The part of an RNA shown here (large-subunit ribosomal RNA, domain II) has 688 nucleotides and comes from Anaerotignum lactatifermentans. The coordinates come from a structure-prediction model, not an experiment, and the mean pLDDT is 85. Lineage of the source: Bacteria > Bacillati > Clostridia > Lachnospirales > Anaerotignum. RNAcentral holds the full RNA, with entries from ENA and SILVA.
Context: one part of a larger RNA
């Protein structure tokens, strides 16, 4: 990993609703005896103790259709006006292990020191080789000592280094030869040394040259059996079929947040001379958002006036001058606000009345799931007007929704899938080819492969609209030709002549025109130039402005890779128009199942027919199938179960005639019990 087998809401007492059944103002027996029988079970019977109903209020005394508080004959409270009860079922709760596996712990009774610490009695073991301490002893030496020398000696947690131990560093081993080893090298190796053999210390404890180390591969508390099936707000698992309906991921309180509890949303009964429930018009209401707005609250822009105050000047003091500082009130002028409104909406939301659609609302019981939601639209808070972020309000999808489109895609645009088919219509989105359907069609637009990814910002890129100026009395570029005089303007300066600065610049002359000078240019001068004016040409030119579509700004990491691909350019791209066609499980039409409801018909089952319905997780609620055993039992050696094959039948679970095999049991039908359905549990177990 696969295959068979087994594997999870039981059981018991209580109670509370449903529903059947008895009896009924009453209902019922328990325990126990007593019969039936060889006993037991079972039945029948006998037992009224007791419980429950029929009366309640009050703490009680007590009173009673009333009674309690009270002074009260007031009020108020709680009662009177609805039949119960005792089995069975079924659902649910409560106690019990209580759907079903799983802890780490905990407590108590034992079992261990044959592994290991540690101590205790008694053995044992340390090849070989070096060093040479105190002592001694002879000599020299000293007044005697002290010392020297030479020998003797054989000390040492001494040296080098086998066994013996030990375990620093490498390699190989890591499903090993091996659950700690091997291999090359290391360390001690007369010692606190190593080591047999017996003994001795136990778990709320022992031992420890002290690592939480070790106590039999187990150690921050060994193992083992028992409590015990500990507990487990967690995690995983929880088995056959159709058929109706169907949530929530919110609120409140919580040592509470991933857990409960009520409520709030499902779903089943019942009720009601019910209609208050939902939309649609009218029509009266509350209000302070949106825009708005500056009268209040606050911020704020610019003038004016300028209290106050600063700074200068005068000034013993007081007092007074001034001021391109600051500035209050006021004016005027332009402005902003979630905690600012004089004024004020659409929407919602309350209510009346009547009609019209809808079929829902109420109210009483049973039975639930949910309390992590998620994105997306709009209206907002947080944040950084950041986030597939984090909240809220309000709607939608998802969850719990399948289908078509969006290359692919939980939430996005269409659109809600009972069932059948080789029939039609259409939504969204599409129609050159992958690939159904227009190489359709009108009229423009874009050259950029824009289209198929972006900002300030840039730019004689194209199209449309509006506006002004010039312009045949010749406009706009181009090309000739002039651009002068006073005067070098005054001033400043070494120097300033049109061109370093300052002042003046509407200075005047000649003129067709020419600035006391547009830029270059000199040290200054000069020299190019334009402004302006004529000639030549000969028809349109210049400026800004709103508007379509385009360009440029544009750099990223596996591989084109920013149209799904291929390819598109009078398009297969954009924009408006219009006409066909494709295109879903949508809608029609055809055939069938099936549920609510209404009506007819039937003794009843239930049949007909109108008519609206039938995606669905949690979850309720309904009808049904298998498979074991019991009752009643057909049948079976002229072949029972079982097993192969399998016609056909049912909406599903599933049934099944026949035929082989099989060699002894055993269907249907109605009925009663249940160790009652497997794919899932890192499920047990057996196999391959």
């Nucleotide at each position: 990993u696969c295959c068979g087998g087994c594997g999870a809401g039981u059981u018991a007492c209580u109670a509370a609703u449903g529903c059947c059944a008895g009896c009924g103002a009453g209902g019922u027996u328990a325990a126990g005896u007593g019969g039936u029988c060889a006993g037991a079970a079972g039945c029948c019977a006998c037992g009224g103790a007791g419980c429950c109903g029929a009366a309640g209020g009050g703490a009680a005394a007590c009173c009673a259709a009333g009674u309690c508080u009270g002074a009260a004959c007031a009020g108020g409270g709680c009662g009177u006006a609805a039949a119960g009860u005792u089995a069975g079922u079924a659902u649910u709760a409560g106690u019990a292990g209580a759907c079903c596996c799983g802890a780490a712990a905990c407590c108590g009774g034992g079992u261990g020191a044959c592994c290991u610490a540690u101590c205790c009695a008694u053995g044992u073991c340390c090849a070989g080789g070096u060093u040479g301490a105190a002592g001694g002893a002879g000599c020299c030496g000293u007044a005697a000592a002290a010392g020297g020398c030479u020998u003797u000696g054989g000390a040492g947690g001494a040296c080098c280094g086998a066994a013996c131990a030990c375990a620093c560093a490498u390699c190989u081993g890591u499903u090993g030869a091996a659950a700690a080893a091997g291999g090359u090298g290391g360390u001690g190796a007369u010692g606190a040394g190593g080591u047999g053999u017996g003994g001795a210390u136990a778990g709320c404890g022992g031992a420890g040259a002290a690592a939480u180390u070790c106590c039999a591969a187990u150690c921050g508390a060994a193992c083992u059996c028992g409590g015990a099936g500990a507990u487990a707000g967690c995690u995983g698992g929880u088995u056959c079929u159709c058929c109706u309906c169907g949530a929530a991921a919110u609120a409140g309180c919580u040592u509470u947040a991933g857990g409960g509890c009520u409520a709030g949303c499902c779903u089943c009964g019942a009720g009601a001379u019910g209609g208050a429930g939902u939309c649609u018009a009218a029509c009266g209401g509350a209000g302070g958002u949106a825009a708005a707005g500056c009268a209040c609250u606050g911020a704020a822009c610019u003038g004016a006036c300028g209290c106050g105050g600063g700074g200068c000047c005068c000034a013993a003091a007081a007092a007074g001058g001034u001021u391109a500082c600051c500035a209050a009130c006021u004016c005027a002028u332009a402005u902003c606000a979630a905690a600012c409104u004089a004024a004020g909406a659409a929407u919602g939301c309350c209510g009346u009345c009547a009609a019209g659609a809808u079929a829902c609302c109420c109210u009483c019981g049973g039975g639930a799931g949910u309390c992590a939601g998620u994105c997306u639209g709009c209206g907002u808070g947080a944040g950084a007007u950041a986030a597939g972020u984090c909240g809220c309000g309000u709607g939608g999808a998802c969850a719990a929704a399948a289908g078509g489109g969006a290359a692919a895609g939980a939430g996005c645009c269409c659109a809600g899938a009972c069932c059948g088919a080789c029939a039609g219509c259409u939504a969204a989105g599409g129609u050159c080819c992958c690939a159904a359907a227009g190489u359709a069609c009108g009229u423009g637009u874009u050259a950029a492969g824009u289209g198929g990814a972006a900002a300030a910002g840039g730019a004689u890129g194209u199209g449309g609209g509006a506006u002004u100026u010039c312009a045949u009395a010749g406009a706009c570029a181009a090309c000739u030709a002039g651009g002068a005089u006073g005067u070098u303007g005054g001033c400043u300066u070494a120097g300033a002549a049109g061109c370093a600065g300052c002042c003046a610049u509407a200075c005047a002359u000649u003129u067709a025109a020419a600035g006391a000078g547009u830029g270059c240019g000199u040290a200054a001068c000069a020299g190019c130039u334009c402004a302006c004016u004529a000639g030549u040409c000969g028809a349109g030119a210049a400026a800004a402005c709103c508007u379509g579509c385009g360009c440029c700004g544009a750099a990223a990491a596996u591989u084109u890779a920013a149209c799904g691909g291929g390819g598109c350019u009078a398009a297969a791209a954009c924009a408006c128009g219009a006409c066909a066609c494709c295109g879903a499980a949508g809608c029609u039409a055809c055939g069938g199942c099936u549920u609510g409801a209404c009506a007819g018909c039937u003794a009843a089952c239930g049949c007909u027919g109108u008519u609206a319905g039938g995606g669905g997780u949690a979850g309720a609620g309904g009808a049904g199938c298998a498979u074991c055993c019991u009752g009643c039992a057909a049948g079976g050696a002229c072949g029972a179960a079982g097993c192969c094959a399998a016609a056909g039948u049912g909406g599903a679970a599933a049934c099944g005639a026949u035929g082989g095999u099989g060699g002894a049991c055993g269907a249907a039908a109605c009925a009663g019990g249940a160790g009652a359905g497997a794919g899932a549990a890192u499920g047990c177990c057996g196999g391959a």